[in-house]
This is a predicted structure of a 337-nucleotide part of an RNA (large-subunit ribosomal RNA, domain IV) from a soil metagenome.
Context: one part of a larger RNA
RNA sequence: CCGUGGCUAAGGAACUAGGCAAAUUAGACCUGUAACUUCGGAAAAAAGGUCUCCUGUCAGCAAUGAUGGGGCGCAGAUAAAUAGCCCAGGCGACUGUUUAGCAAAAACACAUGGCUUUGCGAAAUCGAAAGAUGAAGUAUAAGGCCUGACACCUGCCCGGUGCCGGAAGGUUAAGAGGGGGGGUUAUCCUGAGUAAUCGGGAGAAGCUCUGAAUUGAAGCCCCGGUAAACGGCGGCCGUAACUAUAACGGUCCUAAGGUAGCGAAAUUCCUUGUCGGGUAAGUUCCGACCUGCACGAAUGGUGUAACGAUCUGGGCACUGUCUCAGCCACGAGCUCG
Repeated sequence: CCGUGGCUAAGGAACUAGGCAAAUUAGACCUGUAACUUCGGAAAAAAGGUCUCCUGUCAGCAAUGAUGGGGCGCAGAUAAAUAGCCCAGGCGACUGUUUAGCAAAAACACAUGGCUUUGCGAAAUCGAAAGAUGAAGUAUAAGGCCUGACACCUGCCCGGUGCCGGAAGGUUAAGAGGGGGGGUUAUCCUGAGUAAUCGGGAGAAGCUCUGAAUUGAAGCCCCGGUAAACGGCGGCCGUAACUAUAACGGUCCUAAGGUAGCGAAAUUCCUUGUCGGGUAAGUUCCGACCUGCACGAAUGGUGUAACGAUCUGGGCACUGUCUCAGCCACGAGCUCG
C1' cells in the first nucleotide's frame, strides 16, 4: 500500500448516474393498526409497552397471571442467529419460467377469452412404407393461431391480400380426337433408245412424318361471405354582434375515414411544451391541459386490490457514501528496510 474485519468527535446523503456499499431494524408476549379492497386481504401495516434473580400477597387444581418489596450488573430478547419503515407513479394480475459462463426482466408461461380445423382408420405430427403419437381419448375431446386474472368494454372498413362458399360464362394441361398436308410407290401416262434400260409426270392401298377443328378438371378471371383473418381507419376552404375558436356549411378523395377510453405517455420530434404540486433551488417525479411529429380498442383499450431480488420519484430512520480523515486487529498478500 492492498485485502478482510472493527471503532470514531461534530454533522448526517452535503457522496454519487443512483443511498452503490455500509448502517439502522431484528426474539417472545401485550396494546394498537390507515388509505384502499376482488371483503380474502392490506397487516408483523404504522406506532408503543414489557422482559433478569430473590421474595410477600391475591387468583387458579395446575400451568400461570395480577400486584407489591428487595438484590446485582455498563447492559436482563445480556451469546450466536434473527424484518429497516412509509408515500406516490409505470409495467406485468398473481405462484412460476429464462439467456449453464455479462441480461431474472416490463421477456416466456399462466388461469381466462376468442377464432379456426377435426365425426374417428379424426384432424395434426413423425416415417419411403409398415407403423407410431394423437388416444387405449371421441366435439365439455384433440390440434393450430391469437389474447393474457378480474371489472367496464372491444367502434367503422371486405377495395387489396388470405381463407370459406358458389358455379352460369371466359381462360386452361395431359389425354381423347383426327379434317387436311408431306414422304414412300403397285400401277398408269409420257420422252429417249432396236432392246435391255434410263429420265419426267400423275398416283390407290399400306407404312410413315406432321397434326387443325372438336372434347377436356382443378386453378385463375368471375359472384358472394369473412377483420378476436393479414391489415386499414383523409385533405382543403369558409363561417357566431370584441377577439379567439368553430356546434355549422362547401368541396375533393376513399373500402372506410379513429368511436369509447387514454394522452408530452416504456409512445411527444420541436421540448427542460404550458399551468399547478413538491424543493431555498427540480431536464427527473406527481396532477392537469391537448397543439396525439407518430395512442387507441384480444398486434386488445382503460382501470384495478394483492403480488415483484422489477423500473421511477419522494420522505422518516440510519449510518465513514461524504465534509475529511484517523485509529486498531488479522494476512505464506505487494513494496521498501